Transfer RNA from a Nitrososphaerales archaeon, 73 nucleotides, folded computationally. RNAcentral holds the sequence, with entries from ENA. Rfam family: tRNA. Rfam's curators write: Transfer RNA (tRNA) molecules are approximately 80 nucleotides in length. The source organism's lineage runs through Archaea, Thermoproteati, Nitrososphaerota, Nitrososphaeria and Nitrososphaerales.
RNA sequence: GCCGCCGUACUCAGCCUGGGAGAGCACUCGGCUGAAGACCGAGCUGUCGUGUGUUCAAGUCACACCGGCGGCA
Numbered sequence: 001g002c003c004g005c006c007g008u009a010c011u012c013a014g015c016c017u018g019g020g021a022g023a024g025c026a027c028u029c030g031g032c033u034g035a036a037g038a039c040c041g042a043g044c045u046g047u048c049g050u051g052u053g054u055u056c057a058a059g060u061c062a063c064a065c066c067g068g069c070g071g072c073a
Stems, first nucleotide, its partner, number of pairs: 001072007010024003019056001027043005049065005
């Protein structure tokens, strides 16, 4: 230098096929218990890597850039 894959919460799913941002864990509160754990319920936590574009509408599509991993030279 070229090619491919990946980037969403602490870990990850969701992208192919555009329309509600979710699961688990952690934390907080409540229930239960003599108490704690487990269990049950509720809450809290995201500028979806950055920017531009397409679209009525973008985590999802296009392009550029940034970062990570792998391959080729």